[in-house]
Context: one part of a larger RNA
Molecule: large-subunit ribosomal RNA, domain I
Organism: candidate division WOR-3 bacterium
Order: sequence, then C1' cells, then structure tokens
RNA sequence: AGCGCAUGGUGAAUGCCUUGGCAGUUGGAGGCUACGAAGGGCGCAGUCAGCUGCGAUAAGCGCCGGUGAGCUGCAAACAAGCUUUGACCCGGCGGUACCCGAAUGGGAGAACCCGUAUGGAGUCAUGUCUAUACAUCGCCGAGUGAAUACAUAGCUCGGCGAAGCCAACCCGGUGAAGUGAAACAUCUCAGUAACCGGAGGAAAAGAAAGAAAACUCGAUUCCCCAAGUAGUGGCGAGCGAACGGGGAACAGCCUAAACCGAUUCCAGUGUCAAGCCGGCAGGCGUUGCUGGAGCGGUGUCGCGGGAGCGGCCUGGUCUACUGCCGUGAGAUCAAGGAGUUACAAAGGUUGUCGGUUAGUCGAAGACCCCUGGAAAGGGACACCAAAGACGGUGACAGUCCGGUAGGCAUAAACUGACAACUCUCCUGGCCGUUUCCCAAGUACCACGGGACACGAGAAACCUUGUGGGAAUUUCGGACGACCACGUCCAAAGGCUAAACACUACCAACUGACCGAUAGUGAACUAGUACCGUGAGGGAAAGGUGAAAAGAACCCCUGGCGGGGAGUGUAAUAGUACCUGAAACCAUGUGCUU
Repeated sequence: AGCGCAUGGUGAAUGCCUUGGCAGUUGGAGGCUACGAAGGGCGCAGUCAGCUGCGAUAAGCGCCGGUGAGCUGCAAACAAGCUUUGACCCGGCGGUACCCGAAUGGGAGAACCCGUAUGGAGUCAUGUCUAUACAUCGCCGAGUGAAUACAUAGCUCGGCGAAGCCAACCCGGUGAAGUGAAACAUCUCAGUAACCGGAGGAAAAGAAAGAAAACUCGAUUCCCCAAGUAGUGGCGAGCGAACGGGGAACAGCCUAAACCGAUUCCAGUGUCAAGCCGGCAGGCGUUGCUGGAGCGGUGUCGCGGGAGCGGCCUGGUCUACUGCCGUGAGAUCAAGGAGUUACAAAGGUUGUCGGUUAGUCGAAGACCCCUGGAAAGGGACACCAAAGACGGUGACAGUCCGGUAGGCAUAAACUGACAACUCUCCUGGCCGUUUCCCAAGUACCACGGGACACGAGAAACCUUGUGGGAAUUUCGGACGACCACGUCCAAAGGCUAAACACUACCAACUGACCGAUAGUGAACUAGUACCGUGAGGGAAAGGUGAAAAGAACCCCUGGCGGGGAGUGUAAUAGUACCUGAAACCAUGUGCUU
C1' cells in the first nucleotide's frame, strides 16, 4: 500500500406513520357590492418578528341562546389578571369597522395630498379638530325656462336604478394559427383557442307557416339506438345527419288587428254643426264631435278563428240628459271556478309539519391469572347490541374515553312544504252570414355572403348586405330545383316550470388513489423565500418520548463538545433527536507484497 473482517463517523436511502393532497357520491348553496364588495395597505397584545384574529370600542364590545370549570390564540416563559354574580369556548343577532380599492367632493406615482357648505369643539383671534353632505350616467316625476308667440332645448330639485368582483357551466358578437392532408392553395384543425358583451342558478330552446307519406304524429330539452348508415368531400384528408323506435321529464299561454268606450293628450271643426240607444215631446251641446297617438274592454285560431249583423236559449238588482213606451247593452250582487314558476298581480294574518346555523341523552368488564415499562395482547369466565362505523387511550378495546344506533331540545336568524282566512282574478252558450280583421319594406324575386352533415351543386329549407317588391282565407307557406294534383301547416309580436350543463363554496361519506423526490407548486410562516424592470418564474423544508420525566449535581473546557451521575422500557430515543442502507472517512485486526 492492497484485499477481507469488525467497530465507529458521515450520510441520508429504506421501512413504518400522517396533520396534507387526489378522485368521486349524496345533499346544500349558487352569489357579494354605493348600508362601500372582492382584494389589499397600515395598525391593534405587558413583553410580540411571523401566522391567525381584529380595526383607533382594534387577539376585541353588547344582547340572546348553548355549555359548565377553567381561562388570557398558534406558543413556551415571566409578569399581571379574569372566572359558579358563569369566565374561556360554541351558535344567532347587533355595534365598532383607520386608509386604499367600482372608489364616487377635487387631485394623485393605490394605501397619499387638497378642499367647499352647514353644525359643533377649541382659541383673544387665525391656524386646528370633528359630524354630515358634495362623482358620473340612465329612467321617472316636479318646478323653472332662451333664441321664438305657444313650445322646445337648457337649468334646478326629488325619487329609483346602474357602475366593480366572482371557479366552471350558458347565450350572443368578433374570430386565428401550429396541425392533418405524409408538400400545399379548396378543405382540415374550428366556429375551436383568444378577446368582447350579457344573464341565471341554471342558461338556451319551446307550444308547428313542424315532421312526414300511414288507418300518420302532435311544443321544447336531454339520453340510448337508428349509424359511422344516407350523404358530403382537391369524392383526398376528412366531415357526417335525419326519419323512425325506446326512455327521462311533461304545461301550456298572453298580445297586435277588426269592433266598442262614459278614458288621457294633440290637431281640426264651429249653433240649422256633428251628435246625445230606438219612437214621440222637451232640452243639452267648446266639458261636444271628427281624425291621430295612448289607455281600458274585446280577441288569439286550422274539423280556420275572431269582430260585426241576424236568430234561439239563459239567475237577481240597478242604470243612460229629462218624461212615457220599447229593446238591447253595461254595472253590481249572488252562485260557480281559479290563483302568486309562465298563463293578471301585491301581499297579509294564523296554524301544522319540517330543515339549517350551537347542543343534549345514549347499553354493556374499574373482574381473575400471565408476559410486559405500560394491556387494548395470551389464558379463563361474563355482559350489551336499533350501538361489532370510526378515532383515541403507555402494544391489537363492542363493554376505558369521544362517539356510533336510536331519541330529545332549541331564545334568535334564515328557509321549505301544506292548510285556512283575508285578498285578487275569471264567468253567457248554440246556429247562420252577402260585411270587416287576422302581425309589410314583410313574404317573394335578383345579385353577393353566411348557416344547414350538404365545399354552388339539380340545392330546396333557414338567415341577410344591396336593389326591386305582394296578397288577407277562393289569401298564404312547406313537402330538397321546378310544375300539376294531393297532403301538412298558419310566417313576418311575446312569455313559459321539469327532465339537460357546471362547482369557486358548505356538510357528510366513499376509494384494488398518494404517503413527504409521492400526493396539489404548497402536510411546515407557500404562491412564502428567492429570481426578473416587467409580464412572469418559483423552491427547499414532516417524525425525541407514553409522558419533557428535555439530563439537578460533579469533572475536562474560553466555548462547542464530552465523561460521570440522574430520567426513561430504551439515551447508538439527548431536541444535529424513529428506523438509519450505500458511496466516502477513520480505528483495530487478519492475509498478501
């Protein structure tokens, strides 16, 4: 020096563990905000850097309820205190809530600067402090009021609302490229990503101008099949239905118009006006009538519907400018029906049964023996069970603790279902018909696009930028060019629950999911430290022990560290702490040279 063995050091793998994650199921909730949000800045404790909590009333204040002996957060210690006159803790409702931030009195380089008006405190007075108000836009209403007569604009005031944030889901607007086509241009990716606008707990769609072709069906949405079919396609790559069948869930309605009005405004008209239900007579008539725009009634459909007119039938009462006669219309009451998710709409009161936000009761081994530091283990004998889920306890516990099954209670706040009353709303039917109405720059046509599974194709249907431009039920649209026949439907207004999508958030539960290089980036002061001008990037880091019993005292020593002593089952468990592999280092020893 090499090799081997042993003992240590270093080092952190491995094993075991889990406070944290991941994926889901069920239920809840699905919003917060000018009464100032989300998110922050700065502060607040006796000592206080971080986290948590809170806001100058500052780890907190009040009331109500729960609980019942300790408490002053994580988090020790000292100090000082609180508490059966109920503290701490838990729940509900309040109060306070600096500054920034939509940020909103004005400004600004966020957390800062500067005001105005009125009131108050203070000062001899000013400065100062303090309370309240003071942004913009939209809608509604009122007042005032130019050019310009009425008017309008404008101005002023009052009321209501909006603004900003939020994970995904939803609707709409704008709208790529990498890619694929083994290149690439039509095509594809894809109406995707991204951006913008808007809304809700869901959104959207939705009660046939539908689908079809049989003896038809009957709003929409979603799922399974039809079917990778029919098609489409540089007929390449690819894209890709529908009919029909089976299910989930089911719910239907309101306007416009014709016509009527005793209703509001504007314009016109003007006593022989027009007209005032019909007849006669009297009277009224600038508060009338006609037209327009509103409002109220009526009315809503495809065996077409409605209006108007005519006929027949049908509760009571009252009524029209006046009187009488007549007729029909209207109002009201009764009776009947309906109702707050659409179909009209605001609720109120009471009751019953729940639910959520604190809790509470809750069976059965203090048994004997053994091992052990410790019994929940082993042996033996018992018991409970609507409870043998789970977690903890000095090793593995149905019967030790918390719980579990199953019950019970609840001031306050919120919420659901149902019922009653109040309340609100609705109510003629049938038949006939020569009259009137039934959504217009629309349907339709042409050109150019888009969208339909469908790339211009034979290209319908849907949509619309430009131009042209109908009809009103003997009308009109569709049935994949177009025409005829046949069939189906009723456009050009609107509303509508459920079944379907999602999960930032709350609760419970589950896992042939992870177990600290895994699982979230983050089990720990983590979107922290750190890096970057910035957008942004982004870590590492868990484990003594059952209990600190965390090693009094002595010795070496400046300290660190160590040796004794002591604790402990264990200290090769000593806070550099469970286990403690390997590389690497050292010491001892054997062999070889």